Predicted 3D model of a 76-nucleotide RNA (transfer RNA) from a Gammaproteobacteria bacterium. Rfam family: tRNA. The coordinates come from a structure-prediction model, not an experiment, and the mean pLDDT is 81.
RNA sequence: GCCAGCGUAGCUCAGUUGGUAGAGCAGCCGAUUCGUAAUCGGCAGGUCGGAGGUUCGACUCCUCUCGCUGGCACCA
Numbered sequence: 001g002c003c004a005g006c007g008u009a010g011c012u013c014a015g016u017u018g019g020u021a022g023a024g025c026a027g028c029c030g031a032u033u034c035g036u037a038a039u040c041g042g043c044a045g046g047u048c049g050g051a052g053g054u055u056c057g058a059c060u061c062c063u064c065u066c067g068c069u070g071g072c073a074c075c076a
Stems, first nucleotide, its partner, number of pairs: 001072007010025004019056001027043005049065005
């Protein structure tokens, strides 16, 4: 340099045909317990990597771009 995949909550990951962004764990509060852990209930947590476009409407489609991973090529 070329090709492919990935980027969504603090972490690991879902997200259907374009139609209100979710789960588990972690965190916080409460219940339970003599107490802790475990368990149960609840709460909070998001520029969906960034910019632009299409659309009534975009995590989803298109273009550009950034980062990560893998493969290939180059390396006189």